[in-house]
Parts: sequence; C1' cells; structure tokens
RNA sequence: CUCAUCGAGACCGGCAGAGGGACAGGCCCGACGAAGCCGGGGCAACCAACGGUGCCAACCACACCGUGAAGGUGCCAACUCCUGCCGCAGUCCAUCACUGCGGUCAGAUGAG
Repeated sequence: CUCAUCGAGACCGGCAGAGGGACAGGCCCGACGAAGCCGGGGCAACCAACGGUGCCAACCACACCGUGAAGGUGCCAACUCCUGCCGCAGUCCAUCACUGCGGUCAGAUGAG
C1' cells in the first nucleotide's frame, strides 16, 4: 500500500501498584486492584488443514460452501463504548440543536 471483517462470543490465579478504554471531546472502568509481566483457562474461525461444488479434456490455480479445532495469529467491560467528516429524513417558522439512517475518515485484526 491492497483486500476482507468489525451489533455475536469468551476470565481465573500469581507478581506488581495507578492508571486504562488508539487520538480529541464525552461517557465509563479502576485500591472490591488499572497498565504491564507470568501461568492456566476460554472464545472465534482470518491463515493453515481436510472434504465438496463450480471452472477445465485433465491437472494446477482461482471462486464458493462445509467440517474440525492438534498448527500460525488474534481476541476475552461497555457495538470499534459513543461521537468526530459528508449526505438524507424527522422535530423546529427557520438557524442552531437533537434523533434516526446511509456512506466515508480514523482505528483494530488477519492475509498478501
């Protein structure tokens, strides 16, 4: 940089000792113990594995579907906790504002 996914799911113990939820604003979590490290447990099914279908004369490749959870990652408060930018609709005489919906941005994870 590209592609895919992000409303589901899953916590205990030890060390440690004040922060943490990416950023900003909110709103939360935290001495009934935050971050971090270690051990164990679990969730999920991206990759890998296995099977099938399509394509093909056939094989490979590719796409899709399924199985399973021993491998490589990931994850285990709150929808990515909510909102950040744009558009549409509603409330309002109108603006602001608020609410809802959609699309982006940003971020996270995986694969390349």